[in-house]
RNA sequence: GCGGGUGUAGUUUAUUGGUAGAAUGUCUGCCUUCCAAGCAGAAGAGGGGAGUUCGAUUCUCCCCACCCGCA
Numbered sequence: 001g002c003g004g005g006u007g008u009a010g011u012u013u014a015u016u017g018g019u020a021g022a023a024u025g026u027c028u029g030c031c032u033u034c035c036a037a038g039c040a041g042a043a044g045a046g047g048g049g050a051g052u053u054c055g056a057u058u059c060u061c062c063c064c065a066c067c068c069g070c071a
Stems, first nucleotide, its partner, number of pairs: 001070007010024004018054001026042005047063005
């Protein structure tokens, strides 16, 4: 340099055009003499930009990061 793949809560992952769910972690409360465990609740996410569309995490293009292969 060329080609391909991946990018979603702190972390691990679903959803693949129509309100983005869960687990775990964090916080709060209950329980307990205290802690742990358990139970209930809350906050927290689509790498960046443009396009298509009534509507984009999803489709298209460019860029960025990482991984793989070729040279």
Model confidence (mean pLDDT): 82 of 100.
Transfer RNA from a Minisyncoccota bacterium, 71 nucleotides, folded computationally.
It matches the Rfam family "tRNA". From the family's description: Transfer RNA (tRNA) molecules are approximately 80 nucleotides in length.
The source organism's lineage runs through Bacteria, Bacillati and Minisyncoccota.